RNA sequence: GCUGACGUGGCACAGUCGGUAGCGCACCUCCUUGGUAAGGAGGAGGUCGGCGGUUCAAGUCCGCUCGUCAGCUCCA
Numbered sequence: 001g002c003u004g005a006c007g008u009g010g011c012a013c014a015g016u017c018g019g020u021a022g023c024g025c026a027c028c029u030c031c032u033u034g035g036u037a038a039g040g041a042g043g044a045g046g047u048c049g050g051c052g053g054u055u056c057a058a059g060u061c062c063g064c065u066c067g068u069c070a071g072c073u074c075c076a
Stems, first nucleotide, its partner, number of pairs: 001072007010025002013022001019056001027043005049065005
């Protein structure tokens, strides 16, 4: 330099054919207990790495770019 994969709440991940973002753990409140853990009920938290484009509508499609990982090539 080239190619490919990945980037989504604090963490690990899902999200089909574009239709308006979810699960588990963690966190907060309540119930239960003499108290803790466990269990039960409820809740908060993310605009999807960034910018731009297409579209009525983009996590999803297109371009550029940043980061991580892997492979290949050239020079020394």
Transfer RNA from an Oscillospiraceae bacterium, 76 nucleotides, folded computationally. It matches the Rfam family "tRNA". From the family's description: Transfer RNA (tRNA) molecules are approximately 80 nucleotides in length. By type it is a transfer RNA. Lineage of the source: Bacteria > Bacillati > Clostridia > Eubacteriales > Oscillospiraceae. The sequence is in RNAcentral, with records from ENA.